[in-house]
A computed fold for a 73-nucleotide RNA from an Acidimicrobiales bacterium, annotated as transfer RNA.
RNA sequence: UCGCGGGUAGUUCAAUUGGCAGAACACCAGACUUUGAAUCUGGGGGUUGCAGGUUCGAGCCCUGCCCCGCGAA
Repeated sequence: UCGCGGGUAGUUCAAUUGGCAGAACACCAGACUUUGAAUCUGGGGGUUGCAGGUUCGAGCCCUGCCCCGCGAA
């Protein structure tokens, strides 16, 4: 330098053919308990890497850039 894959909650990852951004764990509160753990119930948390474009509508499609991994030279 080129090619491929990836970037979404604190973490690991989903999101069907473009149509309400979610789960688990973690965190917070409550219940339970002598206390804690475990368990149960509820809750908060998102500029979907950045900037544009297409569209009635973009995590998803298109363009450029940034970062990580693999491969080629």
Rfam family: tRNA. By type it is a transfer RNA. The sequence was found in a public genome assembly.